Model confidence (mean pLDDT): 80 of 100. This is a predicted structure of a 181-nucleotide RNA (glycine-GGAnGA riboswitch aptamer) from Alteribacillus bidgolensis.
[in-house]
RNA sequence: GCGGAUGACGACAAAGGGAGAGAUCGUUUUAAACGGCGCCGAAGGAGCAAACUGUUUGUGCAGUGAAUCUCUCAGGCAAAAAGACUUUUGUCUGACGCAUCUCUGGAGAGAGCUCUUUAGAGCCACCCACGAAGACAUUCUCCGCGAUGGAGAAGAAACUUUCUGGUUGUAGGACAGAGGA
Numbered sequence: 001g002c003g004g005a006u007g008a009c010g011a012c013a014a015a016g017g018g019a020g021a022g023a024u025c026g027u028u029u030u031a032a033a034c035g036g037c038g039c040c041g042a043a044g045g046a047g048c049a050a051a052c053u054g055u056u057u058g059u060g061c062a063g064u065g066a067a068u069c070u071c072u073c074a075g076g077c078a079a080a081a082a083g084a085c086u087u088u089u090g091u092c093u094g095a096c097g098c099a100u101c102u103c104u105g106g107a108g109a110g111a112g113c114u115c116u117u118u119a120g121a122g123c124c125a126c127c128c129a130c131g132a133a134g135a136c137a138u139u140c141u142c143c144g145c146g147a148u149g150g151a152g153a154a155g156a157a158a159c160u161u162u163c164u165g166g167u168u169g170u171a172g173g174a175c176a177g178a179g180g181a
Stems, first nucleotide, its partner, number of pairs: 001098003010092008022037001024036004038077003044073001045071003051064005101179005110124001112123004125167003131163001132161003138154006
């Protein structure tokens, strides 16, 4: 600063959207089960930073401590099911929530070739979690006796597109934890 008793944050239920990786080999053999080799990361689980606490003369040591990061125990690798996250509706509850500021963690993809020389320009190849755009699920309105009908408006995302941005490090970085006025 914005939103909030015309109901914040949260809980429960229902209906939707939602990525990745072998339709791999063998056992009598679709699935499942067991065994072998190879992979994924978004159920669950485990690990840690800052900050805080305790201890020590001090360097330190110990504890608590989050995530889409890390590990892959579990789970998964055609479809189905599941799926972090997200949207809508309903019920319950009843006062905060978001952004900004500071500290900290935080993925991905060529240190490519040519010119120029920190930067930049051109070409080829790639990534996505800044910014931007997209439709769809869904909701509402109108027309119609009605329909699985027609028209219009709104419409989230970690889904899609890569315009922008990026592809050693620094910087940036959705998100996550802590703190302050």

The RNAcentral record of the sequence draws on Rfam. Rfam family: glycine-GGAnGA riboswitch aptamer. From the family's description: glycine-GGAnGA riboswitch is a variant of glycine riboswitch that have in common a U69A change. For this family Rfam cites "Bioinformatic analysis of riboswitch structures uncovers variant classes with altered ligand specificity" (Weinberg et al., Proc Natl Acad Sci U S A, 2017). The model forms 100% of the base pairs in the Rfam consensus.